This is a predicted structure of a 334-nucleotide RNA (Bacterial RNase P class A) from Noviherbaspirillum sp.
A source record names the gene rnpB.
RNAcentral holds the sequence, with entries from ENA.

RNA sequence: GAAGCAAGCCAGACAGCCGCUGGCCGCCGCAAGGUGGCGGGAGGAAGGUCCGGACUCCACAGAGCAGGGUGACGGCUAACGGCCGUCCGCCGAAAGCCGCAAGGUAUAAGGCGAGGAACAGGGCCACAGAGACGAGCGUAUUAAGUUACGGUGAAACGCGGUAACCUCCACUCGGAGCAAUUCCAAAUAGGCACGCAUUGAUGUUGCUCGCGGAGCGUGCGGGUAGGAAGCUUGAGCCGUGGAGCAAUUCACGGCCUAGAGGAAUGGCUGUCAUAACGAUCGCAGGCAACUGCGCCCGUCGUAACAGAAUCCGGCCUAUCGGCUUGCUUCGACU
Numbered sequence: 001g002a003a004g005c006a007a008g009c010c011a012g013a014c015a016g017c018c019g020c021u022g023g024c025c026g027c028c029g030c031a032a033g034g035u036g037g038c039g040g041g042a043g044g045a046a047g048g049u050c051c052g053g054a055c056u057c058c059a060c061a062g063a064g065c066a067g068g069g070u071g072a073c074g075g076c077u078a079a080c081g082g083c084c085g086u087c088c089g090c091c092g093a094a095a096g097c098c099g100c101a102a103g104g105u106a107u108a109a110g111g112c113g114a115g116g117a118a119c120a121g122g123g124c125c126a127c128a129g130a131g132a133c134g135a136g137c138g139u140a141u142u143a144a145g146u147u148a149c150g151g152u153g154a155a156a157c158g159c160g161g162u163a164a165c166c167u168c169c170a171c172u173c174g175g176a177g178c179a180a181u182u183c184c185a186a187a188u189a190g191g192c193a194c195g196c197a198u199u200g201a202u203g204u205u206g207c208u209c210g211c212g213g214a215g216c217g218u219g220c221g222g223g224u225a226g227g228a229a230g231c232u233u234g235a236g237c238c239g240u241g242g243a244g245c246a247a248u249u250c251a252c253g254g255c256c257u258a259g260a261g262g263a264a265u266g267g268c269u270g271u272c273a274u275a276a277c278g279a280u281c282g283c284a285g286g287c288a289a290c291u292g293c294g295c296c297c298g299u300c301g302u303a304a305c306a307g308a309a310u311c312c313g314g315c316c317u318a319u320c321g322g323c324u325u326g327c328u329u330c331g332a333c334u
Base pairs, nucleotide, nucleotide: 001330002329003328004327005326006325007324008323009322010321012272013271014270015269016268017267018266020041021040023038024037025036026035027034028033043305047316048315050314051313052312053311054310055177056176057175058174067173068172069171070170071169072086073085074084075083076082087115088113089112090111091110096105097104098103116168117167121166122165123162124161125160133158137150138149139148140147181229182228183227184226191220192219193218194217195216196215203211204210236255237254238253239252240251241250242249243248276302277301278300279299280298281294282293283292284291285290
C1' cells in the first nucleotide's frame, strides 16, 4: 500500500429571538392564581413486547398426572432461551496450492450452529431407480430363502438417514401485571339507622293565607369523579488500580444524569462543521468513460432511524453518514 474482517465511539455545535413542561427562590394575592429570576428536560435503539429479573397483589401441607420451555463441555450473572472460553460440524480470499486454460482444492482473520438420544416404539425418506424401509425381485448357486452379486441413489437387499415429526431421557416452570397495589375523598343516585310526616311534613316566597300533596331532615358506610403515593439513588454512571484468556468481578475516588402522566422535551434565523453525496458552470488533461482544479467559498440542493410512560439485564428489528483502534493474508521499500 491492496484486500478481507472485528470491536468501540459520535448521531450536529455555537449564538440570537419566540414558545412548552417540572423544580427552587423572590414579589403581589385571604386563596385560587399571576409575575420575575435561576437551573433541569429523550435514545442507541426510548421501537417490537420476544426472553429473563426486581417490585406488587392473588393462590399455595405434600404427592402424582397433563401441559409449556431448555438441551455439547466449562464458566459469568440477580436471572435468562443472554454473554464468555473450549471442543465438534459447516461457511469463509482478486492471496496460497494444482492446472495451458476453464476450473478445482485446503485454509487465515473471522462468522454461523434448536450441537442430548436413532438396539424403547411409531411415522417419513424428493429426484433417479425394477424395488425406499421391509421385505420382496433378478441372475448364479445350494439338500434347503443356503450363499454370493445386483446399474440408480445421501441411503439397496442392513441392525441406513431423519427427533426444526411424534416420542424417550435429563433439568426446569404457580397466576396476573404499575390500568399492579395502597391512601385521601366531592356532587348526584342508591343503601342502613334515628327523628319528623295525611292531626298535612317538604315545596311554592322571608312570613301568613291560599294552592299542590308523600316524602323530608340528620348521621353512618361503600363506590365513582378528582387528588396523592408507587416514581426514579439504581443488579446506577465515570475514572484509576488489582484478579481473570474472556464474559465478569473486587478495592478506592468522584458524580446525581427527565420524572411528565392524555402525557412537556419544539420552531425560526445566522455562522461553522463542510471534508461527503447529487445536479450544474468554467478551466486543464483524455479518443471516450472520466479525472483534477475553483484566491479564503464557483452556484444550488440533501440532511438517517425514531421518540421516554414502574425500573433493570438481554435478544431482534430500523438507521443519512462520520471517526478511532485492532486482527489476518498478500505486495513493495529500508
Rfam family: Bacterial RNase P class A. The family's RNA type in Rfam is ribozyme. The prediction has a mean pLDDT of 76.